[in-house]
Context: one part of a larger RNA
RNA sequence: AGCAAAUGGUGGAUGCCUUGGAAGUCAGAGGCGAUGAAGGACGUACUAGGCUGCGAUAAGCUAUGGGGAGUUGCCAAGAAACUUUGAUCCAUAGAUUUCCGAAUGGGGAAACCUAACUAAUAGAGAUAUUAGUUGCCUUAUAUAAGGAGCAAACCUAGGGAAGUGAAACAUCUCAGUACCUAGAGGAAAAGAAAUCAAUUGAGAUUCUCUUAGUAGCGGUGAGCGAACGGGGAAGAGGGCAAACCAAGUGCUUGCACUUGGGGUUGUGGACUGCAAUAUCCACUAAAAUAACUUAGCAGAAUUACUUGGAAAGGUGAAUCAUAGAGGGUGAUAGUCCCGUAUGCGACAAGUUAUUUUUAGGUAGCAGUAUCCAGAGUAGGUCAGGACACGAGUAAUCCGGACUGAAGCAGGGGAGACCACUCUCCAACCCUAAAUACUACUGACUUACCGAUAGCGAACAAGUACCGUGAGGGAAAGGUGAAAAGAACCGCAGUGAGCGGAGUGAAAUAGAACCUGAAACCAUUUGCUU
Numbered sequence: 001a002g003c004a005a006a007u008g009g010u011g012g013a014u015g016c017c018u019u020g021g022a023a024g025u026c027a028g029a030g031g032c033g034a035u036g037a038a039g040g041a042c043g044u045a046c047u048a049g050g051c052u053g054c055g056a057u058a059a060g061c062u063a064u065g066g067g068g069a070g071u072u073g074c075c076a077a078g079a080a081a082c083u084u085u086g087a088u089c090c091a092u093a094g095a096u097u098u099c100c101g102a103a104u105g106g107g108g109a110a111a112c113c114u115a116a117c118u119a120a121u122a123g124a125g126a127u128a129u130u131a132g133u134u135g136c137c138u139u140a141u142a143u144a145a146g147g148a149g150c151a152a153a154c155c156u157a158g159g160g161a162a163g164u165g166a167a168a169c170a171u172c173u174c175a176g177u178a179c180c181u182a183g184a185g186g187a188a189a190a191g192a193a194a195u196c197a198a199u200u201g202a203g204a205u206u207c208u209c210u211u212a213g214u215a216g217c218g219g220u221g222a223g224c225g226a227a228c229g230g231g232g233a234a235g236a237g238g239g240c241a242a243a244c245c246a247a248g249u250g251c252u253u254g255c256a257c258u259u260g261g262g263g264u265u266g267u268g269g270a271c272u273g274c275a276a277u278a279u280c281c282a283c284u285a286a287a288a289u290a291a292c293u294u295a296g297c298a299g300a301a302u303u304a305c306u307u308g309g310a311a312a313g314g315u316g317a318a319u320c321a322u323a324g325a326g327g328g329u330g331a332u333a334g335u336c337c338c339g340u341a342u343g344c345g346a347c348a349a350g351u352u353a354u355u356u357u358u359a360g361g362u363a364g365c366a367g368u369a370u371c372c373a374g375a376g377u378a379g380g381u382c383a384g385g386a387c388a389c390g391a392g393u394a395a396u397c398c399g400g401a402c403u404g405a406a407g408c409a410g411g412g413g414a415g416a417c418c419a420c421u422c423u424c425c426a427a428c429c430c431u432a433a434a435u436a437c438u439a440c441u442g443a444c445u446u447a448c449c450g451a452u453a454g455c456g457a458a459c460a461a462g463u464a465c466c467g468u469g470a471g472g473g474a475a476a477g478g479u480g481a482a483a484a485g486a487a488c489c490g491c492a493g494u495g496a497g498c499g500g501a502g503u504g505a506a507a508u509a510g511a512a513c514c515u516g517a518a519a520c521c522a523u524u525u526g527c528u529u
Stems, first nucleotide, its partner, number of pairs: 001528009015514001016478002020449002022446007029438002031150002039100003042055003046078001049075003061094006070082003105114003115134008136147004154185001155183005165172001169219001195202002206233005216224002237430003240374001244261008266408001267373004271367004280361002285357010296344003302317005318335002320324001326338003379403004384398003389415001410425005465472002485513001488500004
């Protein structure tokens, strides 16, 4: 020096564990905000710091209800207190709620600076303090009312890429996606046929399965990709404009406007005549009742011996079960504890349903002379966009420019166009459900993870730290059943550390603490050189 074994050190793998995550299911809730939000700054305890709570009434104040023995949040002890005259705690309703922040008296480099007016208090007064008001925009209820800002996704609208694919690339694709902007709701949007169909008919919208990767579109490349029809979920239909009537107002005196009645359809309505108050409704507000939510309450049944540090294990004998879900307890507990099945419960606040009342709306038959039935609209031309459909034979829909009807003997559509036939009635509005989503609350589930995993974060985590900034972004869990966390003695820098002693089942469980692999470093012994 090498090899081997043993014993240690170092190191923190592995095993076991779980306070934390992940994905869901079923319910709830689907908003908060000028009555000042979301988010913060600064304070606030007997308290130096962090977290949590709270706001100068500051880990809290008041009332009501629950509850019944301990409590003064956590790291985290100590001190000093409170409490059966009912504390702490839980629920509901209130009070307080500094400063910044939409931030709103003005300003501003957020948490700061600085005004005017009114009132009160103090002062001789200047002035100070306290309370309040003073911003902008919109609205003809204007000395009033409303708006703004924030928030995870879902939704609608206005804008709108590129990487990519086409094995290059330009039409095309990716994709009306990502992203930006505006707006709304618990859903949004759509919606009661100027729709489809095809010679039979259907009967608003939405979602879904299918039709079907079909018909088509397509540098006929890559690719894109319906509908009719059929099966389901859900189911609901209404209101205006006009004609006509009445009243009022205006004035240029024959028109206009306002209000009320009327009326709403593929043939109807007005109008004329006859009849009549049924039936139903998507709902204004109030009451009653019921259920539910926001605290809670009751809640069965086991012992002996044995091993062990400890019994819930083993053995024997019991017992409950509308409860043998789950968790905890010194190992594995139906019967020890919390619970569980089941039953019960609300002063107050809220939600929903039903009923009653209330506000409001809602039908028919016949006739057809006259009147009405959404105009810069439908349609056209040019250049675009949307339709599965890229200008194509290209209908249909949208809006830009220029044009521009008919009006019920009317008008639109049926994929160029024409005829016939069929079908519907545009140019006004509203409409629940079935559908989409989950920041948030509750309960539950898992052939999901188990600390290099699972959220970035099981720990003072969006922290430390980095960056001018936008932004980036960690590492870090485990003594023991219980601190019983090692009194006392000794060595020592009276340091670190160690040896005794003691605790404990165990201290090679000693806080650098469960287990404690390997690399790596030593010591001892053996062998080889």

Overview:
Large-subunit ribosomal RNA, domain I from Helicobacter sp. 16-1353, 529 nucleotides, folded computationally. The full RNA is in RNAcentral, with records from ENA and SILVA.